This is a predicted structure of a 1516-nucleotide RNA (small-subunit ribosomal RNA) from a Eubacteriales bacterium. The RNAcentral record of the sequence draws on ENA and SILVA. Model confidence (mean pLDDT): 83 of 100.
RNA sequence: GAUUUAGAGAGUUUGAUCCUGGCUCAGGAUGAACGCUGGCGGCGCGCCUAACACAUGCAAGUCGAACGGACGAUGCCCCUUCGGGGACAAAGUCAGUGGCGGACGGGUGAGUAACGCGUGAGUAACCUGCCCUUAUGAGUGGAAUAACGUCCGGAAACAGACGCUAAUACCGCAUAACGCAGCGAUACGGCAUCGUAUUGCUGCCAAAGAUUUAUCGCAUAAGGAUGGACUCGCGUCCCAUUAGAUAGUUGGCGGGGUAACGGCCCACCAAGUCAGCGAUGGGUAGCCGGACUGAGAGGUUGACCGGUCACAUUGGAACUGAGAGACGGUCCAGACUCCUACGGGAGGCAGCAGUGGGGAAUAUUGGGCAAUGGGCGAAAGCCUGACCCAGCGACGCCGCGUGAGCGAAGAAGGUCUUCGGAUUGUAAAGCUCUGUUGAUAGGGACGAUAAUGACGGUACCUAUCGAGGAAGCCACGGCUAACUACGUGCCAGCAGCCGCGGUAAUACGUAGGUGGCAAGCGUUAUCCGGAUUUACUGGGUGUAAAGGGUGUGUAGGCGGGACUGCAAGUCAGAUGUGAAAAUCAUGGGCUCAACUCAUGACCUGCAUUUGAAACUGUGGUUCUUGAGAGUCGGAGGGGUAAUCGGAAUUCCCGGUGUAGCGGUGAAAUGCGUAGAUAUCGGGAGGAACACCAGUGGCGAAGGCGGAUUACUGGACGACCACUGACGCUGAGACACGAAAGCGUGGGGAGCAAACAGGAUUAGAUACCCUGGUAGUCCACGCUGUAAACGAUGAAUGCUAGGUGUGGGUGCGAUAGCAUCCGUGCCGCAGUUAACACAAUAAGCAUUCCACCUGGGGAGUACGGCCGCAAGGUUGAAACUCAAAGGAAUUGACGGGAGCCCGCACAAGCAGUGGAGUAUGUGGUUUAAUUCGACGCAACGCGAAGAACCUUACCAGGAUUUGACAUGCCAAGUGAUUGAGGUAACGCUUGAUCGACCUGAAGGCUUCGGCCGGAAGGAAGGACACAGGUGGUGCAUGGUUGUCGUCAGCUCGUGUCGUGAGAUGUUUGGUUAAGUCCAGCAACGAGCGCAACCCUUAUUGUCAGUUGCUACGCAAGAGCACUCUGGCGAGACUGCCGUUGACAAAACGGAGGAAGGCGGGGAUGACGUCAAAUCAUCAUGCCCCUUACAUUCUGGGCUACACACGUACUACAAUGGCGAGAACAAAGGGAAGCUAAGCCGCGAGGCGGAGCAAACCCCAUAAAGAUCGUCCCAGUUCGGAUAGCAGGCUGCAACCCGCCUGCUUGAAGUUGGAAUUGCUAGUAAUCGCGGAUCAGCAUGCCGCGGUGAAUACGUUCCCGGGCUUUGUACACACCGCCCGUCAAACCAUGAAAGUUGGGAACACCCGAAGUCUGUGAGCUGACCGCAAGGGGGCAGCAGCCGAAGGUGGGUUCAAUGAUUGGGGUUAAGUCGUAACAAGGUAGCCGUAUCGGAAGGUGCGGCUGGAUCACCUCCUUU
Repeated sequence: GAUUUAGAGAGUUUGAUCCUGGCUCAGGAUGAACGCUGGCGGCGCGCCUAACACAUGCAAGUCGAACGGACGAUGCCCCUUCGGGGACAAAGUCAGUGGCGGACGGGUGAGUAACGCGUGAGUAACCUGCCCUUAUGAGUGGAAUAACGUCCGGAAACAGACGCUAAUACCGCAUAACGCAGCGAUACGGCAUCGUAUUGCUGCCAAAGAUUUAUCGCAUAAGGAUGGACUCGCGUCCCAUUAGAUAGUUGGCGGGGUAACGGCCCACCAAGUCAGCGAUGGGUAGCCGGACUGAGAGGUUGACCGGUCACAUUGGAACUGAGAGACGGUCCAGACUCCUACGGGAGGCAGCAGUGGGGAAUAUUGGGCAAUGGGCGAAAGCCUGACCCAGCGACGCCGCGUGAGCGAAGAAGGUCUUCGGAUUGUAAAGCUCUGUUGAUAGGGACGAUAAUGACGGUACCUAUCGAGGAAGCCACGGCUAACUACGUGCCAGCAGCCGCGGUAAUACGUAGGUGGCAAGCGUUAUCCGGAUUUACUGGGUGUAAAGGGUGUGUAGGCGGGACUGCAAGUCAGAUGUGAAAAUCAUGGGCUCAACUCAUGACCUGCAUUUGAAACUGUGGUUCUUGAGAGUCGGAGGGGUAAUCGGAAUUCCCGGUGUAGCGGUGAAAUGCGUAGAUAUCGGGAGGAACACCAGUGGCGAAGGCGGAUUACUGGACGACCACUGACGCUGAGACACGAAAGCGUGGGGAGCAAACAGGAUUAGAUACCCUGGUAGUCCACGCUGUAAACGAUGAAUGCUAGGUGUGGGUGCGAUAGCAUCCGUGCCGCAGUUAACACAAUAAGCAUUCCACCUGGGGAGUACGGCCGCAAGGUUGAAACUCAAAGGAAUUGACGGGAGCCCGCACAAGCAGUGGAGUAUGUGGUUUAAUUCGACGCAACGCGAAGAACCUUACCAGGAUUUGACAUGCCAAGUGAUUGAGGUAACGCUUGAUCGACCUGAAGGCUUCGGCCGGAAGGAAGGACACAGGUGGUGCAUGGUUGUCGUCAGCUCGUGUCGUGAGAUGUUUGGUUAAGUCCAGCAACGAGCGCAACCCUUAUUGUCAGUUGCUACGCAAGAGCACUCUGGCGAGACUGCCGUUGACAAAACGGAGGAAGGCGGGGAUGACGUCAAAUCAUCAUGCCCCUUACAUUCUGGGCUACACACGUACUACAAUGGCGAGAACAAAGGGAAGCUAAGCCGCGAGGCGGAGCAAACCCCAUAAAGAUCGUCCCAGUUCGGAUAGCAGGCUGCAACCCGCCUGCUUGAAGUUGGAAUUGCUAGUAAUCGCGGAUCAGCAUGCCGCGGUGAAUACGUUCCCGGGCUUUGUACACACCGCCCGUCAAACCAUGAAAGUUGGGAACACCCGAAGUCUGUGAGCUGACCGCAAGGGGGCAGCAGCCGAAGGUGGGUUCAAUGAUUGGGGUUAAGUCGUAACAAGGUAGCCGUAUCGGAAGGUGCGGCUGGAUCACCUCCUUU
């Protein structure tokens, strides 16, 4: 450089963010199963569970050309009593002898963790039937035995005796080597023993025939091929809570045995062998080619097909054979089943079908040897559940179809609807076509190139028919494509995760619609993926899980510079192998595809061989920088032991001295008149060492602090001429290791767990106090843990600086500079999730060790080891949750801090809380006491006014298209006024009017009116509908309250941060104010603040009637004044001074009517409280419809043991009463205000002038001032309550109005705890008016009159603002949260035991059987004339030996009264331990105590807030 190949994420912790981390999902796959559904074909696949038990049939036979024989169609011959008999030949058939095959093929995966399997080598340590090649040979004898016959036992299976007979059955002899064995020789070779070739000598060994005359067999030897046997290297699951195992064990010598090596077996000798690179033990499992998944590396798996191993009812054993320790052979033992005449026998489907059983689950007791292959045979052929086919099953993969085109009135129906429509939807209908598939009929293969076809009249082809017979399943909240309606109402249910459902559910159920896949679709189970979540590729350990408490050091791992050799690792080439199938690529064949065939690639591996020599390794030589040694030097609380010292506490003795001491927030217990405390003197004893003292020193860590002496370890500096890589790390191991604790013996002053008492408290097993024992101290021994922390393993190298400090050294002049080793802080690059770290790294690299893998259960249980014990160490699982967690952000909160403000406190004035009354509320009552409002921010609130009405409530009566609205229909009996009746209403009746009423435009008119009939209204009817102060303010709009008239709340752009966010808005001043100034990575802007608006205070000007008046009054006149209301002016820190930073501003002053916002009002940011209101109004949904609607009368909202709020009036002399005489403002007035005058004590009445108002009226203001009286009393205070008599309004004052007069004269003498308002024309006090209203305020809203006191100040209470800090809170402290107890459920540990299984061991018994011994019994072949011998057999004995029995241990599992803790579970009990300084800072280790969280002691840590100080740092 080219080519090829190739990796997707999402949801869920939070108020939000980043990170860590788990859980879950989307994909693919399956020998699958289940649910719903199901048209066809092709190719495959189909007991994963009980290696459970099996009825029935079949699955291994064949050869007459090895043999004797039996039967025998038929032929021929003979005999014949014609019934038949005999001989010969003979196709064919057959039991037996004999040969070959039953060791292949087929099944299964129980066992096996092994040379079993895979891969590669080896055998010089081996075998091999049938087959092939070559060479040679086949001569001569013999003895038996089945069948068969006779006899005979037995139910049967099956035997026994005697007799006959054959062979390719059996046995001799001959022949004999290139055979075998032994002893030699020579040559060559090798891998140690040795091998090969040639050769010498000795010994030994063979055969079989058949026949169709073609051949087929037989024997020996050699070779080949095939198949096997054995050995070795490497690889091959989990557990160390399995750490030691082993006696034929390891080796040797000699034997035996085997095809062959070998402890394979035996005798003897030696004591080895295996193991942390995991022996032994336990669990699990056939292994591989491959399959699934994955980007790959890997992970999981081993159905079908292929290779291999093992097994054949369980265990053992041999026989035969080329080959077996033999699936359809034998023997024995066990279990089971069957037969039996009870004496004995028979059997083995993990072959193919099939049955029962088990199970979620897996098929036909089918056809055929036509093909392929196998056995036998010379062959024909026979056998073959191997195999080839068919059947069943959507079990999988692949293919096809269920129709195609046109078709808008966008039909009907369904669903939704804002009622308009939308959608289903070109979908249907309809018209025109097609014929895959299907049905029927006809033809008809390849597979066998001669014959032979189960499949099969199959595939395929042709014709006809007719859209006809052929679509479902799941989902629709997010992930994740697809939405509406109804039902339901935390129910029923859903759910993979998050989570839905409590009356408007896109999440449940149904429907419509939509999306996805499709003869399937979903669910479940399992595996891989996603998961870089075990990280080789490819992770981490300060705070998230994770560095061992520390060191010394073994094995192991890793290791400085130079030269050189080798070639183990490494790299390159070649060769062999890596079976086939599979996979991939390219082609071919079935119409395509699945499937299948061919070729190639691949098979990443192993072995051999040839090279290379950089790196690692290894051998040698060498070097000095790593490391060590040497000399000199200074520093140090390093360690151990001994001795000495002073201060202080306590105790004892004595003196002085007297009533308290001590202790606390305050007290008490305690001590003290028997003399304490205090003070002086003397003495005893133990422990600890003030000041120096310091982010200073030393040590590996724990830790080490008075002084001196002795012994002793280490580090550092300077010099450097020695050694020459001697180094680093370090599993196990060993040593050290605070405090507490334990053992033995001392000691014991102070302190102090436990304990006792006193307090506190609801309680107080605590905090506080008084005492006080272990302990703390010493010696010796044990324990071995801590927040043993820098929460940071050790070592080496490299990577900007600045500034302190301890110990050295050099230069220098005393400043100072340089350098080495320690110890701090700041800081760059870099790293980090951030915080932070930053040459003492948490940076960049290397080496080694330790450790982590979600939270809880749990550092627990069991087991092992250690310990005297306490306990330590190692260290799980079931079950349960979807989080647990780290850092940082914004808020909120704190019994955290700082600053600031407010009638918040303080300083004052007046009150409330006590009394009586009014009023509202709660409660109670009631037929009803209508409803709402509930801390501040409900309670003189809605209500600016309940006798009826209002009115919504109660009782009773009445009406039903309705009291009120709109539409429709047809039709046309209503109004007024008396009387009666009713509780009331045209309810009844009389009269009158009208035929329903009113009646526009227009026309006529004698101007009186008439015609006209639009439109409207009343009444009637059925239906749509009206109506509801019925529910939901937690479905809403609108309106309102509140924080709060507090000064805040935000945005754009930029910048910083991964981000939430920050900055701006912080800081220093200042302000009433985020007001302004200055500074600043910010610059600007918006809503708020302020100003603009109204009013008030001064004044100018203009205008003046109803206002005003310089004139005595009126008129008139005038507009100066008062006043009215338009327009202006005026106030802005503008001026001066001081302070301040030269600013903003503050303070003081001048001038001014007014001075620093002049006073008052209107004006209420973003938001909070699911705040209030469905009863102002509007409104979704739900509910009622002869009633929850409408109407009427009466009653109720006004009740009354009581409690609370808000007011009024008082309690009196700053007062009450009486008298006469003063001074306002702001309002209202026509269904109104009402004057004068008269009457009444008065409320009021009569009256009627004036006034739609600067004109008239309401309307006398009152307090105040003056005079008089009362004289401190329950009064000449106070006026409740009550009686009588009146007035007013109104249809009507009984329930239930207001007022007047006379009389009555209650409580009350200033108000407990507590609490409210107010900072100036304010509080307090005095009266006046208005709204509502027929009438009815002590309430509300306004108006003016008189008119104070006090504020040092911000410590404290309350509320608020800003900043900062901590947080485990975010529903935000009314938060969160811990433990016991009580209840339910779940899993689990222990437990007297009980039951069952496994693996061994010891002993007993000992089958079959091999082997050994014996063999006096029996015995054909051979030898021998014979006797006899040789050989063999039975029998007997022995070794070994399965099952079985006995035994004690071991291990696993189940179960167990009871018991222990654990987990889970909306609303149980007790407390409040933790989170803020969590109210005693918390936590760790240990000891002790307590209902419980927990408390306390000792030591440690900061992962503690706050304040002060010291040191260090940054900047100047």